RNA sequence: AACUAUCUUCGGGGCAGGGUGCAAUUCCCGACCGGCGGUGAAGGAACAAUUUCCUUAAGCCCGCGAGCCUGUUUUUUGGGCAGGAUCUGGUGUGAAUCCAGAGCCGACAGUAUAGUCUGGAUGGGAGAAGAUGGUG
Numbered sequence: 001a002a003c004u005a006u007c008u009u010c011g012g013g014g015c016a017g018g019g020u021g022c023a024a025u026u027c028c029c030g031a032c033c034g035g036c037g038g039u040g041a042a043g044g045a046a047c048a049a050u051u052u053c054c055u056u057a058a059g060c061c062c063g064c065g066a067g068c069c070u071g072u073u074u075u076u077u078g079g080g081c082a083g084g085a086u087c088u089g090g091u092g093u094g095a096a097u098c099c100a101g102a103g104c105c106g107a108c109a110g111u112a113u114a115g116u117c118u119g120g121a122u123g124g125g126a127g128a129a130g131a132u133g134g135u136g
Stems, first nucleotide, its partner, number of pairs: 002135009017029003031116002033106002035064004042055005059104002067081005086102005108119003
């Protein structure tokens, strides 16, 4: 280095302006937002090179998380269900990731029909960082 145990901390953003209406941040015009891990042809540094290091990197490619049901004894952990979306052109050996353009999507409950308001939630959480002990 790596593995492992315990603990600590961190861990989600967004309707400006206008229309209709008794009433809408829910409808209409328009505006705005993008969790976590992976992959990926980004940028930079070192080296003769292999290569190494640092920063960054997909909402719609793969997987995960938040909701509900259920087995197990609380903790915990297993199983099931629901819910989503990308094309075109360019470069190139190679792009679902780069560049350009045009699109599309967004749990549940409440309420004038909600990705953005309120609520479950001072919750949970994919995970990230660190500390200490052990193995090595």
A computed fold for a 136-nucleotide RNA from Guptibacillus algicola, annotated as FMN riboswitch aptamer (RFN element). The sequence was found by an Rfam model in a public genome assembly. Taxonomically the source falls in Guptibacillus (Bacteria, Bacillota, Bacilli, Caryophanales). Rfam family: FMN riboswitch aptamer (RFN element). Rfam's curators write: The RFN element is a highly conserved domain that is found frequently in the 5'-untranslated regions of prokaryotic mRNAs that encode for flavin mononucleotide (FMN) biosynthesis and transport proteins.